[in-house]
Context: one part of a larger RNA
């Protein structure tokens, strides 16, 4: 290994593109080092199995036959697989028409709120809490009106909704741009699937340089609370939060569920198309394709639950697991400015 698993027990890579490799639709012809059959050589003896025999039996011993596992040679077979050639259209891709969408990048614009400044009105409080205090205010606060500046985020619409490979994406307009669905069956003709390495993307926090700084706010200061209070509550507040460029590469990066293809009852909701019917038209109704949900046949599951968006029945490929702790650590290597990341043990111990 034959012969186990990975939603929650250990175990799906954070996600994509793709190299090698593995796997691969229908028909025909040729060929065949895979594959299968037959013959033959070899595979020492002992051992093993069957039968017979020898020691009183057995163990033990002798004989005959068979086996063993591979390797070599020859002849044959062609279903499957390989290789070659030709053909096909259903897989895949393309064309044409239509369609939905917070998919991405850039630029510009808008209103509400917040905050600051100036001016007006106005006077003794405001703020905050469980209650207070620190704090702000007669150099006029809070409240209110006007004008101006600034930064960040976009109420309602909004949904159980949509888009994206994932991370993620939400005011409006424009420009550029990726992907997707559907209809027609027009074109190419297996061009496919997966994917070790590799390359790219990758929330937040963090780092570098320069800018910006309204709000919020690690650290920090103060007020409370308390036995204490390095907290929870309150008043402040730096980094950060924002932008550009360059790094970092982690996560409960989760559906804790890898990708692709085929098959296996339904009911119902919603979203995006198409056809028919209806209608002046829009609804309605019927059918059909794609997505997102709820409930459930069969089946599966240790149970919970899953159930055409499978955790059901199958196929191909990749990743990963193998008692707890030590430890996602040490050492080494690679990467990084650093923080650290990736790879990854053992002694010992239960």
């Nucleotide at each position: 290994u034959u012969g186990g698993g990975c939603g929650u027990a250990a175990a799906g890579g954070g996600c994509g593109c793709g190299u090698a490799g593995g796997c691969g639709g229908u028909c025909a012809u040729g060929u065949u080092a895979g594959u299968c059959u037959u013959u033959u050589g070899u595979u020492a003896a002992a051992u093993g199995c069957u039968c017979c025999g020898g020691c009183u039996u057995a163990a033990c011993c002798g004989g005959a036959g068979c086996u063993c596992u591979g390797c070599g040679a020859a002849a044959g077979a062609u279903a499957c697989g390989g290789c070659a050639u030709g053909a096909c259209u259903u897989g895949a891709c393309g064309a044409u028409g239509c369609g939905a969408g917070a998919g991405g990048u850039g630029u510009g614009c808008g209103g509400a709120a917040c905050u600051c400044a100036u001016g007006g009105u106005g006077u003794a409080g405001g703020g905050g809490u469980g209650a207070a205090a620190u704090c702000c205010g007669u150099u006029g606060a809070u409240a209110u009106c006007a004008u101006g500046g600034g930064g960040a985020a976009c109420a309602c619409c909004a949904a159980a909704g949509g888009c994206g490979a994932a991370g993620g994406c939400a005011g409006c307009a424009c420009a550029c741009u990726g992907g997707c669905g559907u209809a027609u069956u027009c074109g190419u003709g297996a061009c496919g699937c997966u994917g070790a390495g590799g390359c790219g993307c990758g929330a937040a926090a963090g780092c570098g340089u320069g800018g910006g700084g309204a709000u919020c706010g690690a650290a920090c200061g103060g007020g409370a609370u308390u036995a204490g209070a390095u907290a929870c509550c309150c008043c402040g507040g730096u980094a950060g939060u924002c932008c550009a460029c360059g790094c970092c590469c982690u996560a409960a990066a989760c559906g804790a569920u890898g990708a692709u293809c085929u098959c296996u009852a339904g009911u119902u909701u919603u979203u995006c198309g198409g056809a028919g019917u209806a209608u002046c038209g829009a609804c309605c109704c019927u059918c059909u394709g794609g997505g997102a949900g709820a409930c459930g046949a069969a089946g599966c599951u240790a149970a919970c639950g899953c159930g055409u968006u499978a955790a059901g029945a199958g196929a191909u490929c990749c990743g990963c697991c193998u008692g707890g702790g030590g430890a996602g650590u040490a050492c080494g290597g690679c990467c990084g400015c650093a923080a650290g990341g990736c790879u990854a043990a053992a002694a010992c111990u239960c």
Small-subunit ribosomal RNA, central domain from a Candidatus Nomurabacteria bacterium, 350 nucleotides, folded computationally. Its Rfam family is "Bacterial small subunit ribosomal RNA". Model confidence (mean pLDDT): 87 of 100.